[in-house]
Context: one part of a larger RNA
RNA sequence: CUAAAAAAGGGCGUAUGGGGAAUGCCUAGGCUCUCAGAGGCGAAGAAGGACGUGAUAAGCUGCGAAAAGCUGUGGGGAGUGGCACAUACACUAUGAUCCGCAGAUAUCCGAAUGGGGCAACCCACUAUAUUGAAGAUAUAGUAUCCGUAAGGAGGCGAACCCGGAGAACUGAAACAUCUAAGUACCCGGAGGAAGAGAAAAUAAAAAUGAUUCCGUUAGUAGUGGCGAGCGAACGCGGAAGAGCCCAAACCAGUAGUGUUACGGCAGUGCUGGGGUUGUAGGACUGCGACAUUUGAGUUAUAAUGAAUUAGAACAGUUUGGAAAGACUGGCCAGAGACGGUGAUAGCCCGGUAUAAGUAAAGAAUAAUGAGAUAGCAGGAUCCUGAGUAGUGCGGGGCACGUGAAACCCUGUAUGAAUCUGGCGGGACCAUCCGCUAAGGCUAAAUACUCCUGAGAGACCGAUAGUGAACUAGUACCGUGAGGGAAAGGUGAAAAGAACCCUGAAUAAGGGAGUGAAAUAGACCCUGAAACCAUACGCUU
Numbered sequence: 001c002u003a004a005a006a007a008a009g010g011g012c013g014u015a016u017g018g019g020g021a022a023u024g025c026c027u028a029g030g031c032u033c034u035c036a037g038a039g040g041c042g043a044a045g046a047a048g049g050a051c052g053u054g055a056u057a058a059g060c061u062g063c064g065a066a067a068a069g070c071u072g073u074g075g076g077g078a079g080u081g082g083c084a085c086a087u088a089c090a091c092u093a094u095g096a097u098c099c100g101c102a103g104a105u106a107u108c109c110g111a112a113u114g115g116g117g118c119a120a121c122c123c124a125c126u127a128u129a130u131u132g133a134a135g136a137u138a139u140a141g142u143a144u145c146c147g148u149a150a151g152g153a154g155g156c157g158a159a160c161c162c163g164g165a166g167a168a169c170u171g172a173a174a175c176a177u178c179u180a181a182g183u184a185c186c187c188g189g190a191g192g193a194a195g196a197g198a199a200a201a202u203a204a205a206a207a208u209g210a211u212u213c214c215g216u217u218a219g220u221a222g223u224g225g226c227g228a229g230c231g232a233a234c235g236c237g238g239a240a241g242a243g244c245c246c247a248a249a250c251c252a253g254u255a256g257u258g259u260u261a262c263g264g265c266a267g268u269g270c271u272g273g274g275g276u277u278g279u280a281g282g283a284c285u286g287c288g289a290c291a292u293u294u295g296a297g298u299u300a301u302a303a304u305g306a307a308u309u310a311g312a313a314c315a316g317u318u319u320g321g322a323a324a325g326a327c328u329g330g331c332c333a334g335a336g337a338c339g340g341u342g343a344u345a346g347c348c349c350g351g352u353a354u355a356a357g358u359a360a361a362g363a364a365u366a367a368u369g370a371g372a373u374a375g376c377a378g379g380a381u382c383c384u385g386a387g388u389a390g391u392g393c394g395g396g397g398c399a400c401g402u403g404a405a406a407c408c409c410u411g412u413a414u415g416a417a418u419c420u421g422g423c424g425g426g427a428c429c430a431u432c433c434g435c436u437a438a439g440g441c442u443a444a445a446u447a448c449u450c451c452u453g454a455g456a457g458a459c460c461g462a463u464a465g466u467g468a469a470c471u472a473g474u475a476c477c478g479u480g481a482g483g484g485a486a487a488g489g490u491g492a493a494a495a496g497a498a499c500c501c502u503g504a505a506u507a508a509g510g511g512a513g514u515g516a517a518a519u520a521g522a523c524c525c526u527g528a529a530a531c532c533a534u535a536c537g538c539u540u
């Protein structure tokens, strides 16, 4: 170097394991709603924290030097010392633990408030006490603003609400008017709702009669580089319904002022009466009357109302580890909601229907009752909201982009009338009609849910559902603002494997034992695939 054979090695298959965690089943947690409740907490120190607190105690929970607790009281009736399964030591029928209600205590920081400060720390002053003094200690007080004072405010909190201030991306297929949008963001303020609200309204030859919300009118009328887009109202149908008070004229009292011929007169402030509207009303003068309706508060009764109590009715056979399953025969039901119990239970347990009881509080009813609430006539005089209405200029809001642009608000400049008045009815004028501005309050129907209770789901089922089913806004990352996980399941019951063996062993394993099952052994239900190993077969 060539040829042959065999083995190692490789491939495929079957079986058994390891590994891994999918899948299935489950739910302790979420999500979205409904009906009720509640809608605030805070200088009487909140929200949120720091540090402590247990026999042993790292975390969570509770609590605060009186520290997993103290007192009273109502309930309850046998065990108890939180999660948390151990040992020790205690408590408890002289009624504990536990549940409800009411109190006590409540370190330090924090609006933080005696001053300071790098939060949870430092340092004071005043009064009193410790016999006096120095020092120290204890108790109480000592911030700012508003208010004469009494007293109040401040900070936090999920959304809803009102006001101030107010974008851009985007759309217009570019972009500037326009849109997005008075949205987002920021600031101030309030309430359980807020805001609005009792016609200087809407209409149209007929009328309605405060506001708010819903349906419709209607994507209509309009508006609009008449582009993109924006976008009503009247009317109709519903929900709910509630109306009132001042200013002024006039009268009285009171305190000043001016003036005086000292008799007064005038005017201002405050208080009380009066009065409150459009068919004008009121004052005033005269007449008449004490009606009608409503009603805060108080007292009595009292539904309801915390923890809580009573609360019906089933056995046998059979399979099985276990009966609630199957079979047989019964029973209750104002209760066959639901959950649990060794598999699927109306009758086993907790409950459920129903009934009872109940402190604080207390709807409602009754009694009493502060107060509020009306008429007729006259028409001489007086009153009826002024830097207002209106107007010019500049803006803004109204569905309405300056338009023929009414109406509302106002920065600036002006500026009326007074009931024989004034405003409006979409330029403006006339007629006609409606209303009565320039002061104020007002429940319900409506919006929302940080929170509590009861319930529901053609919602999720651990890579889902909250980021978080578990020591989760934790661990960890970042100087910081901020970012932000993973992680559920033994079994019906720990019965959680005594004892023995191998081993260096408190590792791991093998026996033994428990259990229905241990290939349910704590890396624990099921246990797929990748990947790895062993055995055998075929093949190369």
Base pairs, nucleotide, nucleotide: 009540010539011538012537013536014535015534016533017532018531024525025489026488029460030459031457032456033455034454035453036452037451038449039448040156041155048109049108050107051064052063053062055087056086059083060082070103071102072101073100074099075098079091080090081089114123115122116121124142125141126140127139128138129137130136144153145152146151160191161189162188163187164186171178175225201208202207212239213238214237215236216235222230223229243441244440245439246385250273251272252271253270254269255268257266258265259264278419280384281383282382283381284378285377286376287375293372294371297368298367299366300365301364304361308356309355310354314329315328316327317326318325330347331346332336338350339349340348390414391413392412393411394410395409396408397407400426421436422435423434424433425432476483477482496524499511500510501509502508